[in-house]
């Protein structure tokens, strides 16, 4: 990297470092000097371990991830309603677990 699979309307500091951008990627539209990303601490969840259940129940005390602005911010492909602008379904495409190669 590449494939199989689950999840993706919830939930998380007015803290320290530090400084210019950042929100995948194209449009949009937003967040940021009243300090963004980033790291650290602190919290959240509970997807493998693990612990516990008649159970695919439940637990956060250990471990391995992850995650902590907006629904995966929101469209991006295809369709279906209608007030032609929106509303809804799926699917592409990202994330992330957990496996395989």
């Nucleotide at each position: 990297c590449u494939c199989u699979u689950a999840u993706c309307a919830a939930g998380a500091g007015a803290g320290g470092u530090g400084u210019a951008g950042g929100g995948a990627c194209g449009g949009g539209c937003c967040c940021u000097a009243u300090g963004a990303u980033a790291c650290c601490c602190a919290g959240c969840a509970a997807c493998c371990g693990g612990c516990u259940u008649a159970a695919u129940u439940g637990c956060a005390u250990c471990g391995g991830u992850g995650c902590u602005a907006a629904u995966u911010c929101c469209c991006g492909c295809a369709g279906a309603g209608u007030u032609u602008a929106c509303u809804c379904u799926g699917g592409c495409a990202g994330a992330u677990g957990a496996g395989a190669g």
A computed fold for a 101-nucleotide RNA from Alkalicella caledoniensis, annotated as SAM riboswitch aptamer (S box leader). It matches the Rfam family "SAM riboswitch aptamer (S box leader)". Its family is annotated with regulation of gene expression in the Gene Ontology. Lineage of the source: Bacteria > Bacillati > Bacillota > Clostridia > Alkalicella. Model confidence (mean pLDDT): 84 of 100.